Large-subunit ribosomal RNA, domain I from a soil metagenome, 494 nucleotides, folded computationally. RNAcentral holds the full RNA, with entries from MGnify. Rfam family: Bacterial large subunit ribosomal RNA. Its family is annotated with ribosome and structural constituent of ribosome in the Gene Ontology. The coordinates come from a structure-prediction model, not an experiment, and the mean pLDDT is 84.
[in-house]
Context: one part of a larger RNA
RNA sequence: GGCAUUCGGUGGAUGCCUUGGCACCAGGAGGCGAUGAAGGACGUGGCACGCUGCGAAAAGCCACGGGGAGCCGCGAGCAGGCUUUGAUCCGUGGAUGUCCGAAUGGGGCAACCCACCCGGCAACGGGUAUCGUCACAUGAAUCCAUAGUGUGGCGAAGCGAACCCGGGGAACUGAAACAUCUCAGUACCCGGAGGAAAAGACAUCAACCGAGAUUCCGCGAGUAGUGGCGAGCGAAAGCGGAGCAGGCCAGUGGUUCACGCAACGUCUAGCAGAACGGUCUGGAAAGGCCGGCCAUAGCGGGUGAUAGCCCCGUAUGCGUAAGGCCUGCGUGGAUCCUUGAGUAGGGCGGGACACGUGAAAUCCUGUCUGAAAAUGGGGGGACCACCCUCCAAGCCUAAAUACUCCCUGGUGACCGAUAGUGCACAAGUACCGUGAGGGAAAGGUGAAAAGCACCCCGACGAGGGGAGUGAAAGAGACCUGAAACCGAAUGCCU
Numbered sequence: 001g002g003c004a005u006u007c008g009g010u011g012g013a014u015g016c017c018u019u020g021g022c023a024c025c026a027g028g029a030g031g032c033g034a035u036g037a038a039g040g041a042c043g044u045g046g047c048a049c050g051c052u053g054c055g056a057a058a059a060g061c062c063a064c065g066g067g068g069a070g071c072c073g074c075g076a077g078c079a080g081g082c083u084u085u086g087a088u089c090c091g092u093g094g095a096u097g098u099c100c101g102a103a104u105g106g107g108g109c110a111a112c113c114c115a116c117c118c119g120g121c122a123a124c125g126g127g128u129a130u131c132g133u134c135a136c137a138u139g140a141a142u143c144c145a146u147a148g149u150g151u152g153g154c155g156a157a158g159c160g161a162a163c164c165c166g167g168g169g170a171a172c173u174g175a176a177a178c179a180u181c182u183c184a185g186u187a188c189c190c191g192g193a194g195g196a197a198a199a200g201a202c203a204u205c206a207a208c209c210g211a212g213a214u215u216c217c218g219c220g221a222g223u224a225g226u227g228g229c230g231a232g233c234g235a236a237a238g239c240g241g242a243g244c245a246g247g248c249c250a251g252u253g254g255u256u257c258a259c260g261c262a263a264c265g266u267c268u269a270g271c272a273g274a275a276c277g278g279u280c281u282g283g284a285a286a287g288g289c290c291g292g293c294c295a296u297a298g299c300g301g302g303u304g305a306u307a308g309c310c311c312c313g314u315a316u317g318c319g320u321a322a323g324g325c326c327u328g329c330g331u332g333g334a335u336c337c338u339u340g341a342g343u344a345g346g347g348c349g350g351g352a353c354a355c356g357u358g359a360a361a362u363c364c365u366g367u368c369u370g371a372a373a374a375u376g377g378g379g380g381g382a383c384c385a386c387c388c389u390c391c392a393a394g395c396c397u398a399a400a401u402a403c404u405c406c407c408u409g410g411u412g413a414c415c416g417a418u419a420g421u422g423c424a425c426a427a428g429u430a431c432c433g434u435g436a437g438g439g440a441a442a443g444g445u446g447a448a449a450a451g452c453a454c455c456c457c458g459a460c461g462a463g464g465g466g467a468g469u470g471a472a473a474g475a476g477a478c479c480u481g482a483a484a485c486c487g488a489a490u491g492c493c494u
Stems, first nucleotide, its partner, number of pairs: 001493009015479001016444002020415002022412007029404002031159002039100003042055003046078002050074002061094006070082003105114003115128005130156009163194001164192005174181001178228001204211002215242005225233002246396003249340001251337001253336010265325004270318003276291005292309002294298001300312003345369008355381001376391005431438002451478001454466004
């Protein structure tokens, strides 16, 4: 030095566990904001670093309701308090609510700086942005007026996960290259709204029979078509279902919102709630054995191992001062509206229709034109005739449908710490970046801290050895503790 065996160290795989996730179902809610939001900064505790809560009235104040013995958050400790005169805690309503932020008195490098007016001795309190609209006052050039100006009332503004409507609108890609085409009216940007939105009550289809608003699903059907007839794109009628609802044009109306009242239900706290003992093993009984009991409750969780009968619960039954919702009635507000002309149609240029200009109907319109008046007009895929059918150029309309930032309950041949969310833990943290932005690692002592008093070695260390606790300390900073890697002892070889 190598090999083998054994014993250790290191390391943190594996097994078991779960406070966290993931997916979905049902119900609710579907908004918050100038009465200052979302989100923050800074404060706030006797001692206070982070998180949580709260706001100079600052881990809190008041009222009502619940509840019933402990409490002063995570979070121990010391100190000091509170509480059956009902605390802590839970629910509802209210008070306070610094500064920034739409941020709104002016400014500004957010959380800062500087004003004016009114009230007040002061501390301090209130007001002062812009735009729209209405009213009143004032008022030029310019006579009346108008513009402008001032004051007051009302409204708006900003944020929010997806869903919805509208205005704009790519490219990679595919076509095995590429230009029409495709990707795709997608991504993205902008505007707007609602709990849904949009659409909607036939100038619709159909086919000589008839149907009867819209929306969504299954079929029709990858059909008919469309297409450098390439790649691809791709209907409708009809049938079956979900759900059904029709109204209005100046009024006794439709739709919608707010407030008040009434009653039931429901949500936001809760309450009652059956039935077990002995013995053995063991550190511990819920396990074994023996004998019982309850069950409209043997879902589930906890308790020193596996508990229907120990605890929380579960089945079932019950409860509401206050607030929200549902339903009804009343009052008030908002909005809409006399049959639809610069309209239908036409030319040119585009766009939408499954339909790429095509034989191209139908719908929209940038531009130029431009009817008829129910004895009329539109459509039936160029166009004409006959026939059939409908009545445009006004408005409103629930449900069936889409989505889930959020709340409650539930489910899982979903994950179990390199998994499952990026985050089970002081995680959008530490850290990186000028910035936009990127973005971790990190769970487990034990039933209970009983968390090793005391002694010894050591540097008044680290670490270790005794002693003690414990079922176990080879559970001591921790469950289990694989391998790589490091070492010691023994044997063999060199």